[in-house]
This record gives sequence, C1' cells and structure tokens, in this order.
RNA sequence: GAAAAAGUCGUCUAGGGUUCCGUUGCCGCAAGGUCAAGCUGGUCCAAGAGAUGGCGUAUGGCAUGGGGCGUUCUGCGAAGAACGGUCAGCCAUAUCACACGGAAGGACAAAAGCCUGGGAGAA
Repeated sequence: GAAAAAGUCGUCUAGGGUUCCGUUGCCGCAAGGUCAAGCUGGUCCAAGAGAUGGCGUAUGGCAUGGGGCGUUCUGCGAAGAACGGUCAGCCAUAUCACACGGAAGGACAAAAGCCUGGGAGAA
C1' cells in the first nucleotide's frame, strides 16, 4: 500500500523445544569454561476446530450533519415545507452455528495444536 468477510491484527493460554539467560553436574586454586543435561523457570515460538479485545464487514435503529437525488404540497417566480433514499456520524447486536482428522514434509537455534491444513481422508 492492497486484499479478505466460516475476515484480519494485537494480547494471552494449552502446548513446544533449546539460540540467549538461569539452574544442576563436570573441569578449574580462582576468575571462569568454544564441556554436558530440557532441567522448575525467564527471553523465544504458539492454536481453523482455545480465550479476549481493536479494526473492518453485516443487520437493525437514531434523525445529528452534508449534497442536492426522487415524489407530493404551497408560490407568478425565486424559493420553502413534508416524505423517501443516499453519503458520513452515533448506538446496539452479530462476527455466527457446526467442526473426527493422519502420515510425510517445511521454517527459525530447535520443536510444537506453528505452516502445509476447515488439507488427504473419515462419517
């Protein structure tokens, strides 16, 4: 910047491993270590079928504002009034409901309910 509308983004959780920190062990007189261990944790990653909020979208309403779009009425005319749209604004509701699901593969240090993927399949 654009798109999307069982939308998208953020925060968090179940969960995940080990880059960094820490912890434990080992080595070392000590400082410390380019040693080992995912090890309660912190940083980090994280759900379509988990939570929550923002924006967007949809529906309903308000009649606040703008344009002058349509209809009717008044008027010689300019114009005015009412009603109905429309664009914006504000409010509310929803974002539904339903959702069993491999293996193999991919990324980052690595792994995972991450991606592939509301996939392949199943009923």
Guanidine-I riboswitch aptamer from Cohnella lupini, 123 nucleotides, folded computationally. The sequence is in RNAcentral, with records from Rfam. The coordinates come from a structure-prediction model, not an experiment, and the mean pLDDT is 81. Taxonomically the source falls in Cohnella (Bacteria, Bacillati, Bacillota, Paenibacillaceae).